[in-house]
RNA sequence: GGGCGGUUGGUUCAGUGGUAGAACGCUUCGUUGACACCGAAGAAGUGAUUGGUUCGAUUCCAAUACCGCCCA
Numbered sequence: 001g002g003g004c005g006g007u008u009g010g011u012u013c014a015g016u017g018g019u020a021g022a023a024c025g026c027u028u029c030g031u032u033g034a035c036a037c038c039g040a041a042g043a044a045g046u047g048a049u050u051g052g053u054u055c056g057a058u059u060c061c062a063a064u065a066c067c068g069c070c071c072a
Base pairs, nucleotide, nucleotide: 001071002070003069004068005067006066007065010024011023012022013021018055026042027041028040029039030038048064049063050062051061052060
C1' cells in the first nucleotide's frame, strides 16, 4: 500500500427499514442474627464519527477513526 471482518447499556452479545432487547453485573426493597441464594422493582444506550438515500436508518450507501485477520 491492497483486500476482508468488526465497533449497540459497566461486560459479553442479539436485532435484514417502522418507538432498541437478553444474560451477567450494579442499585433499592423483601427474606436472614449476618452474608450468600432466592423473589420483586429500578437505573443505565447521542447505536464509533460525519454525510447521503428514505415518509422513516442500529439496519442501505460513502468517507473518516479505532481494533482484528489475510496479501504484498

The RNA shown here (transfer RNA) has 72 nucleotides and comes from an Armatimonadota bacterium.
The source organism's lineage runs through Bacteria, Bacillati and Armatimonadota.
Its Rfam family is "tRNA". Gene Ontology term of the family: triplet codon-amino acid adaptor activity.
Model confidence (mean pLDDT): 83 of 100.